[in-house]
Context: one part of a larger RNA
């Protein structure tokens, strides 16, 4: 220079009361503004304690600060079902033998790893200052494993079938949610009107189990045969008679059940004034309606759209009064890891409480073609001079 510029989006802030040495900025409470496909909520990633609760203000905080994602300090993260972990394999890595290489090593069989993909099962309600699909209450539901009955050909690293998939379009059939009535409590006005076709709020509920719809798919079954499926096979394929037009499968929704309960507007008691504890009414219809489900379905097209295990059949090898399987009943297991809190952000990745950057789901009402725009609900904020 100069007590100048700036104090980081021009969404806004005022008012009363508390606390305190001190309050524009910290608690509360009333008004108002601002998001509202987000500036709410939920789940990776990635942070790693920042969570919550006393107790502080030196430094951090672009000012103050009693306040803080700041300093001390105590406490917080329960799981057979949510994810790994586990079986299983893609790209890819490794890679016993091998091949090839002055050496280090490169490249692959047969194997082992490797999810962003496949495979067993849980909902609803309560509850902490701080966790809950984890703890509680209620009601499932899955896979071993041991034992009992009853019935019985069972066997795998092998065959086979499934698992098994592309885009893009339309119709359908529901539902999630939405508005309206309808009940069901309560209110009827200190401004002109309002007992009325008024006001105000509430009118909720899962998995599972049962039944098998709307739809959609395959001919089903039996019996002889057989040069294929590196051996077998009764199982697939191949061929041949017969019977039946129905049959079997997948399949949302509703419908009962679960629920003689949860849950509820609001009422009543207690209070350390944060809050606790008890009672509890209606809990129907009727349009609407999805980008969600029936669906990996249906239809077109060509570019012709992952493998492998769990299943389910078949025999070999061997077992065959054993073991084995299938069914019910009991009994008893289901370990270890994550789990707090942020997560379009003052906690992640930009040296910073930085107008950048950041994957997925959720998607209320008015307008409307719309997830667009303006307004708004829950919900969250007013962006730290």
């Nucleotide at each position: 220079g100069a007590g100048u510029a700036a104090c980081g989006a021009u969404a806004a802030u005022g008012g009363g009361g508390g606390u305190g040495a001190a309050a524009a900025a910290c608690c509360c409470c009333c008004a108002c503004g601002c998001c509202g496909a987000a500036a709410g909520c939920c789940c990776c990633a990635g942070g790693u304690u920042u969570c919550c609760u006393g107790c502080g203000c030196a430094a951090c905080g672009u000012u103050a600060a009693u306040c803080g994602g700041c300093g001390c300090a105590g406490g917080g993260u329960u799981a057979g079902u949510c994810g790994g972990c586990c079986c299983c394999u893609a790209a890819g890595g490794c890679g016993a033998g091998g091949u090839c290489g002055a050496a280090g090593g490169a490249c692959g069989u047969a194997g082992u790893c490797g999810a962003u993909g496949g495979g067993a099962a849980a909902c609803a309600g309560g509850u902490u200052a701080a966790u809950a699909u984890u703890c509680c209450u209620g009601u499932a539901c899955u896979u071993g494993g041991c034992a009992g009955u009853a019935c019985u050909g069972c066997g795998a690293u092998g065959a086979g079938g499934g698992g098994a998939c592309g885009a893009a379009g339309a119709a359908g059939g529901c539902u999630a949610g939405g508005u309206g009535a309808u009940c069901c409590g309560g209110g009827u006005g200190u401004u002109g009107g309002u007992u009325g076709u008024c006001c105000c709020g509430g009118u909720u509920c899962a998995a599972g189990c049962g039944u098998g719809u709307a739809g959609g798919g395959a001919g089903u079954g039996u019996g002889c045969u057989u040069a294929g499926g590196c051996a077998a096979a009764u199982c697939c394929g191949g061929g041949c008679a017969c019977a039946c037009a129905a049959u079997u499968c997948c399949g949302a929704g509703a419908c009962g059940u679960g629920a003689c309960g949860a849950c509820g507007a609001c009422g009543c008691u207690c209070c350390a004034c944060g809050g606790a504890g008890c009672g509890g009414a209606a809990g129907u219809c009727a349009u609407u309606g999805a980008u969600g489900c029936c669906a990996u379905a249906c239809u077109u097209c060509c570019u012709g759209g992952a493998a492998a295990a769990g299943c389910c059949u078949c025999u070999a090898a061997g077992c065959u009064u054993c073991a084995g399987g299938u069914a019910c009943u009991g009994c008893g297991g289901a370990a270890c890891c994550g789990u707090a809190c942020c997560g379009c952000a003052a906690a992640c990745c930009g040296a910073c409480a930085c107008a950048g950057g950041u994957g997925g789901g959720c998607a209320g009402g008015g307008u409307g073609a719309g997830a667009a725009u303006c307004c708004u609900a829950a919900g969250g904020c007013g962006c730290u001079u």